A computed fold for a 93-nucleotide RNA from an uncultured Gammaproteobacteria bacterium, annotated as TPP riboswitch aptamer (THI element).

RNA sequence: AAUCACUUGUCGGGGUGCCAGAUAUUGGCUGAGAUUAAACCCGUUGAACCUGAAGAGGCUAAUACCUCCGUAGGAAACGAGCGAGUAUAUCGC
Numbered sequence: 001a002a003u004c005a006c007u008u009g010u011c012g013g014g015g016u017g018c019c020a021g022a023u024a025u026u027g028g029c030u031g032a033g034a035u036u037a038a039a040c041c042c043g044u045u046g047a048a049c050c051u052g053a054a055g056a057g058g059c060u061a062a063u064a065c066c067u068c069c070g071u072a073g074g075a076a077a078c079g080a081g082c083g084a085g086u087a088u089a090u091c092g093c
Stems, first nucleotide, its partner, number of pairs: 003084002006081005011043004017029004049074003055068004
């Protein structure tokens, strides 16, 4: 060199559910976020998110929610500045 911390630039990935109501507007629940917010979360140190899966147990008005599944399988990134810093190579003494 690698590597680590801090700051910063641009880019990318993802979800948007359940219930009530004759219908619609709407209301209730959980959550960072429940369909456009130029929002929220996540980008390999990857549980953001998808598959398994209307999976298993619990709870509830609810198929929502919690836990397991899960050292299961997939899943989106590069650079700049500054500081610290070891290995190796070369040069001088």
Its mean pLDDT, the model's own confidence on a scale to 100, is 75.